Predicted 3D model of a 74-nucleotide RNA (c-di-GMP-I riboswitch aptamer) from Cryobacterium fucosi. The source organism's lineage runs through Bacteria, Bacillati, Micrococcales, Microbacteriaceae and Cryobacterium. Its mean pLDDT, the model's own confidence on a scale to 100, is 79.
RNA sequence: CCGGAGGACAGGCACACGCGUCGCAAGGCGGGGUCGCAAAGGCACGGGGCCUCAAGGUCAGCCGGCCCACCGGG
Numbered sequence: 001c002c003g004g005a006g007g008a009c010a011g012g013c014a015c016a017c018g019c020g021u022c023g024c025a026a027g028g029c030g031g032g033g034u035c036g037c038a039a040a041g042g043c044a045c046g047g048g049g050c051c052u053c054a055a056g057g058u059c060a061g062c063c064g065g066c067c068c069a070c071c072g073g074g
Base pairs, nucleotide, nucleotide: 001073002072003071004070012037013036017032019030020029021028022027035061041067042066043065045064046063047062048059049058050057051056
């Protein structure tokens, strides 16, 4: 880019909690767990929460915004 299917449900993700590990912390990662989710997939751009004396950092399972998605072929 082209064709098909269509927001994926016999599938996917994984709160609290506890274990290991990294970090001063918020918190991250791994493997359990399963409260929930319909983008609970990605991006800190705006608002917001959290950590930090500050600088700065963190949260995408707080809201908005943007991007992306399955199958076949080239």